A computed fold for a 462-nucleotide part of an RNA from a Candidatus Peribacteria bacterium, annotated as small-subunit ribosomal RNA, 3' major domain. NCBI's taxonomy places the organism under Bacteria, Bacteria candidate phyla, Candidatus Peregrinibacteriota, Candidatus Peribacteria. Model confidence (mean pLDDT): 84 of 100. Rfam family: Bacterial small subunit ribosomal RNA. It was read from a public genome assembly.
Context: one part of a larger RNA
RNA sequence: AGACGGGGACCCACACAAGCGGUGGAGCAUGGGGUUUAAUUCGAUGAUAAGCGGAGCACCUCACCUAGGCUUGACAUCCUCCGAAUCGACUGGAAACAGUUGAGUGCCGCAAGGAACGGAGUGACAGGUGAUGCACGGUCGUCGUCAGCUCGUGCUUUGAAGUGUACUGUUAAGUCAGCAAACGAGCGCAACCCAUAUCCUAUGUUGUUUUUUCAUAGGAGACUGCCGCCUCCAAGGCGGAGGAAGGUAUGGAUGACGUCAGAUCUGCGUGUCCCUUAUGCCUAGGGCAACACCCGUGCUACAAUGGUCGGUACAAAGGGCAGCGAAGGAGCGAUCCGGAGCCAAUCCCAUAAAACCGAUCUCAGUUCGGAUUGAAGUCUGCAACUCGACUUCAUGAAGUUGGAAUCGCUAGUAACCGUGAAUCAGCUAUGUCACGGUGAAUAUGUUCCUGGGUCUUGUACU
Numbered sequence: 001a002g003a004c005g006g007g008g009a010c011c012c013a014c015a016c017a018a019g020c021g022g023u024g025g026a027g028c029a030u031g032g033g034g035u036u037u038a039a040u041u042c043g044a045u046g047a048u049a050a051g052c053g054g055a056g057c058a059c060c061u062c063a064c065c066u067a068g069g070c071u072u073g074a075c076a077u078c079c080u081c082c083g084a085a086u087c088g089a090c091u092g093g094a095a096a097c098a099g100u101u102g103a104g105u106g107c108c109g110c111a112a113g114g115a116a117c118g119g120a121g122u123g124a125c126a127g128g129u130g131a132u133g134c135a136c137g138g139u140c141g142u143c144g145u146c147a148g149c150u151c152g153u154g155c156u157u158u159g160a161a162g163u164g165u166a167c168u169g170u171u172a173a174g175u176c177a178g179c180a181a182a183c184g185a186g187c188g189c190a191a192c193c194c195a196u197a198u199c200c201u202a203u204g205u206u207g208u209u210u211u212u213u214c215a216u217a218g219g220a221g222a223c224u225g226c227c228g229c230c231u232c233c234a235a236g237g238c239g240g241a242g243g244a245a246g247g248u249a250u251g252g253a254u255g256a257c258g259u260c261a262g263a264u265c266u267g268c269g270u271g272u273c274c275c276u277u278a279u280g281c282c283u284a285g286g287g288c289a290a291c292a293c294c295c296g297u298g299c300u301a302c303a304a305u306g307g308u309c310g311g312u313a314c315a316a317a318g319g320g321c322a323g324c325g326a327a328g329g330a331g332c333g334a335u336c337c338g339g340a341g342c343c344a345a346u347c348c349c350a351u352a353a354a355a356c357c358g359a360u361c362u363c364a365g366u367u368c369g370g371a372u373u374g375a376a377g378u379c380u381g382c383a384a385c386u387c388g389a390c391u392u393c394a395u396g397a398a399g400u401u402g403g404a405a406u407c408g409c410u411a412g413u414a415a416c417c418g419u420g421a422a423u424c425a426g427c428u429a430u431g432u433c434a435c436g437g438u439g440a441a442u443a444u445g446u447u448c449c450u451g452g453g454u455c456u457u458g459u460a461c462u
Stems, first nucleotide, its partner, number of pairs: 001462002003459003007456007015446002019409005026300008034291002042053002064286007073125001077124002079121005086103007107114002127275002130273003136269002138264003141260001143258001148187006154163003167178003193252004198220007223246001226240005289428001302402001306361007318349003323342002328337003368399001373394007415438007
C1' cells in the first nucleotide's frame, strides 16, 4: 500500500421490511445432468452454464455413427497434353459413382496460336467444425451505470510511499461549495445523441366529411429561472406559483482503471502442434428426438372475479413480388377453388383479445381441466416410419392452490389480455425480440439478511 474481520462510524440498492404475483406439488413444452447407445457431435457448469451458442435438428444443415466410394482432391494458383462449351440416351448401383454411346462443332486470329469451359497427368500444394481461449487478435459476460481510477509539478518521508482524492456540509454522482501544502489536469459522472409527452409555423397524398386528428420538416419550451422559509446566508434542501412537463420529466443508447489465466480456435482471423489413399472429400441410411431417474426455465390448469353460447365495441407496431392474397363460392373444420388489388399512409396479412350486454351451468373431479390414445382428414415438401404442424369426431389422465426453501416487481410499473416480426418450404414457438389494451397494492423505515461505496481500527495474511 492492499486484502480480510461473526471490529467501529456514515451512506446506498426491490437488499430487507410493507405489498402484489409467482417458482418449489400436477400434466405438458424446452434445456441440462445421468444412464443407454453403432452414434446419441461439440461448447457453456455458483452468482457470470442449463427456452444458452441454435433468429427454426425430417434430407440438407452436420461437426457424430454404419455402409459404399474418391485421392492434386468439393474449392485456389502454376505447368504439360487432349477436347470448344454444352445437351441428351442406355447399362449397373441405395446414391455417390463407374461404363457405353449420340447430337454439337461456336468466339478472336491470315496462320501458328489464344480466351472461356471440360477432361487426363505430374508435383508444388489444397483441405481439416483436428488440439491448444493457459500462445493470441477481435468480440462478449461480470463486479456495475457502482463512483470511482490516475497523472504532471510542488510539498512531506531514510524508504516503500503519502499528499492531491482527507475534513465539514451537500448530491444520484470524486456533484458542488467551504476549508486545507497543495495547484492544476486526464479517464469516468453530468451534459452533448435518440425516442415519448406540450405548443407554434410551413407543407401535405395515399391521410382528413371543411376543422381537428395524423404525417413530414423547422423551431419554442425546464434553467432551481421566479416567490417564501432553512442553512456558514456557500453549495444546496423544503414548500409554493405559473406550466403539457419541476428539480436527472420518463425511457433508451452510452459501461472508467481494472478483476475473474471468466467465455469463445465450432462466427471470423491467427502462432505453434497434429492428419495427408485420411482427422480431407462425396453419397445413402441412421443419430443429434433414446429414458429407471435428478435439476433449471416456461406453458396450461386446479375453476363461479369462472366455463360455455349468442350479440355489440375500442388498438399499436410490423411484414408483403419465387410475396401478401380480397370479394365470391365449396367444406362442420384444417383447407380448397378463385384470382381483384398491391413494390403499399392507397391493396392484403387483419375478426384484436380481455371488456360490455344477455342466456345457461350451481360447487361436482363437474358443462372445471385438458394429458393420453383410436379413427378419418388438410397442408408444406423429392420425401412426414424413425421424426412435422394443423383440423374433425371419439377418448377424457394427473390436478381441489402446492413442504423446507426460493424468485420478480416502486407506476402506466406488477398482474392480466391479445397483436406482430426475425429465422423459415413447413414446423417442435408455450421460446426470443417488439407492440399496444385493462390496470393495482405497498414503502414517509434501515435493527436484521445480501451486495456495494467512503473513512477508521486490529492482523501471526500478501